[in-house]
Molecule: SAM riboswitch aptamer (S box leader)
Organism: uncultured Marivirga sp.
RNA sequence: CUUAUCCAGAAAGACUGAGGGAUUGGGCCCUUUGAAGUCUUAGCAACCCUUCCAAUGCAUUUGCAAAAGGAAAAGGUGCUAACUCCCAUCCAGGCGGAUAGUCUGGUAAAGAUAAG
Numbered sequence: 001c002u003u004a005u006c007c008a009g010a011a012a013g014a015c016u017g018a019g020g021g022a023u024u025g026g027g028c029c030c031u032u033u034g035a036a037g038u039c040u041u042a043g044c045a046a047c048c049c050u051u052c053c054a055a056u057g058c059a060u061u062u063g064c065a066a067a068a069g070g071a072a073a074a075g076g077u078g079c080u081a082a083c084u085c086c087c088a089u090c091c092a093g094g095c096g097g098a099u100a101g102u103c104u105g106g107u108a109a110a111g112a113u114a115a116g
Stems, first nucleotide, its partner, number of pairs: 001116006011041005019030003024088004042080003047076002050072004056065003084110001090106006
């Protein structure tokens, strides 16, 4: 950089000791009943790999392939408060006198993870 996904799911212990929820602003939360970090163990998930089944295709001494779909979870990552915690840009609609504000839906940007 490209593509896909992001309202599901899954925690304990040890060390340590004050912050954390990416960044900026706002909101709202978590946290000495122990934040973040490191380590251990366990778990979740199914992106990649692997194995099995298989729609189906080819061929007919019943075989070979399988890139739909499904299952498993050994390996490579990832993850284990809250939708990516929520809002932020733009569009449409509702309420509203309104280019204020607010609500709903979609979307952009940014970010996270995977594969290339």